Overview:
The RNA shown here (transfer RNA) has 73 nucleotides and comes from a Candidatus Aminicenantota bacterium. Rfam family: tRNA. Rfam describes the family as follows. Transfer RNA (tRNA) molecules are approximately 80 nucleotides in length. NCBI's taxonomy places the organism under Bacteria, Bacteria candidate phyla, Candidatus Aminicenantota. Its mean pLDDT, the model's own confidence on a scale to 100, is 82. The sequence is in RNAcentral, with records from ENA. The same sequence occurs in records of 4 taxa.

[in-house]
């Protein structure tokens, strides 16, 4: 320079015919204990890495950018 592959919750990843955004640990609050942890039961918490584009409808399909990793050169 070129070819790939990745990018989704705090953190590891799911998420195939395009239509409900999710789990697992974490965080909070309840229970339960003489406390505390385990357990159990409930919650918050995402602009699906940007920007465009097809399409009734995109986390998913397509262009283009940015990181990160590999591979030739």
């Nucleotide at each position: 320079g070129g070819g790939g592959a990745a990018u989704u919750a705090g953190c590891u990843c799911a998420g195939u015919u395009g239509g409900g955004a999710g789990a697992g640990c974490g965080u909070c609050g309840g229970u339960u204990u003489u406390g505390c942890a385990c357990g159990c039961c409930g919650a918050a918490g995402g602009u699906c890495a940007c920007c465009g584009g097809u399409u009734c409808g995109a986390g998913u399909c397509c262009g283009g950018u940015a990181u990160u990793c590999u591979c030739c050169a």